[in-house]
Context: one part of a larger RNA
């Protein structure tokens, strides 16, 4: 390189948006570039495969046919592919009527706790621990009332539950904004799917300038444990942890499972529609769409297991893998303020 893979054995990119580029619905019609086809032309000789001669045989080697070609001229064929044109509505989009949601921003606004701050009551302890200690406390602690600062984070509700494309989002109000479902079949008429390079987002933690800091609490300080104890446990504690801006661009970024579209038995719960049936209203049944779960028929898997949310069965485009270590590492390049980050290798070894 064919080829086989990629849930957990190597293997799916953290998540989108999207040019090139690669695939692309149904009916029709014309070219006739891919395809298919006839005939011509070419496709040396040696080789190669048949047949057949010649050295006693083979190897050699001579004849003689045949194959071998992304060719080239030219007649033809029109089903699929592809250009050109007509027209369609099922796939996409829009409109309209509804309908759920911690979806995202920005403002303000409340309540419980913790902290400290002043003040009253009130006296010795009080915190911690497996058990102490260090700590705080007679300069009045810890309990408890009252009252005020401040910041951070919203119990219940609450759910296998909802919205997001992933990171993710949970106290209430208002502003301002994105996306989904469901009906209607009005309206465009393939407008579509997929995506290399790019572009955007991307938890934590780190960083840069400026705020702000209650509570937690890296690093440090002390008490204990202990052979030691650079820990697990106590007492304290900076940076962070919040806010605005700007870097970084990495995580078991996990459903270890890439979008998308089709098809392929049910059972059963959940959530948000829509139509029935019933009802005073309702519930509760039946149908049907979307999301979310559980069990499973067939298939599928090395087994686990997965089974309409496939890892079945198929198409189409991207991204990976190719024996273990060295190694996600050296060198180079590109990027970052640094920290490191993206791309990535070979001697060696076993």
């Nucleotide at each position: 390189c064919u080829g086989g893979g990629c849930g957990u054995a190597a293997a799916g990119g953290g998540c989108a948006c999207g040019c090139a580029g690669g695939c692309g619905g149904c009916c029709u019609g014309u070219c006739a570039a891919g395809u298919c086809u006839g005939a011509c032309g070419u496709g040396a000789a040696a080789g190669c495969u048949c047949c057949u001669g010649g050295c006693u045989u083979a190897a050699c080697u001579g004849g003689g046919a045949g194959a071998g070609g992304u060719c080239g001229u030219u007649g033809g064929a029109a089903a699929c592919u592809g250009a050109c044109g007509g027209g369609c509505u099922u796939g996409a989009g829009g409109c309209a009527a509804u309908g759920a949601g911690a979806g995202g921003g920005g403002u303000g606004c409340g309540g419980a706790a913790u902290u400290c701050c002043a003040g009253g009551u009130g006296u010795a302890g009080u915190g911690g621990u497996g058990g102490a200690a260090u700590g705080c406390g007679u300069a009045g602690a810890u309990a408890u009332c009252u009252g005020g600062a401040g910041g951070a984070a919203c119990a219940u509700c609450a759910g296998u539950g909802g919205c997001g494309a992933a990171a993710g989002c949970g106290g209430c109000a208002c502003c301002c904004u994105g996306g989904c479902a469901u009906u209607g079949a009005c309206c465009u008429g393939a407008c579509g799917c997929u995506c290399a390079u790019g572009u955007g987002c991307g938890a934590a933690a780190g960083c840069g300038u400026g705020g702000g800091g209650a509570g937690c609490g890296a690093a440090c300080g002390g008490g204990a444990u202990u052979a030691g104890a650079u820990a697990c446990c106590c007492c304290g504690g900076u940076a962070g942890u919040c806010c605005a801006c700007g870097c970084u661009g990495u995580a078991a970024a996990c459903g270890a499972u890439g979008a998308a579209u089709a098809c392929u038995a049910g059972g059963u719960g959940u959530a948000g529609g829509u139509g029935g049936u019933g009802u005073c209203a309702a519930a509760c049944c039946c149908a049907u769409c979307u999301g979310u779960g559980c069990c499973g028929a067939a298939g599928c898997a090395a087994a686990c297991g997965c089974g309409a949310c496939a890892a079945g069965u198929a198409u189409u485009c991207c991204g990976c893998c190719u024996g273990g270590g060295g190694a996600g590492u050296a060198c180079g390049g590109c990027c970052g303020c640094a920290a490191g980050g993206c791309u990535a290798a070979a001697a060696c070894u076993c």